[in-house]
RNA sequence: GGACGACAAAGGCAAACCUACUGAAAAGUGGGGACGCAAAGCUAGAGGGGCUACGCAGUGAUUGCACGCCAGCCAGCUGCCGAA
Numbered sequence: 001g002g003a004c005g006a007c008a009a010a011g012g013c014a015a016a017c018c019u020a021c022u023g024a025a026a027a028g029u030g031g032g033g034a035c036g037c038a039a040a041g042c043u044a045g046a047g048g049g050g051c052u053a054c055g056c057a058g059u060g061a062u063u064g065c066a067c068g069c070c071a072g073c074c075a076g077c078u079g080c081c082g083a084a
Stems, first nucleotide, its partner, number of pairs: 004082002012037002017032006035072001041077003047074002049070003055065003
């Protein structure tokens, strides 16, 4: 340095749910709360995938579309510690 990941040390994050606010929604942010996480740090202005559809298009109805979202789906980038 690379790979790997302990019932290690020091710290970190925080699912569901509740609550207030924002939003058309998906979802986000603050507070509470911990299911979990060795990247649960960052990247969605260009890798894939997923969610939503105010609006637009179209329909008899169903429907389609991201410019809106998701990094705790994979991926890319960066990074703490050091037993085997």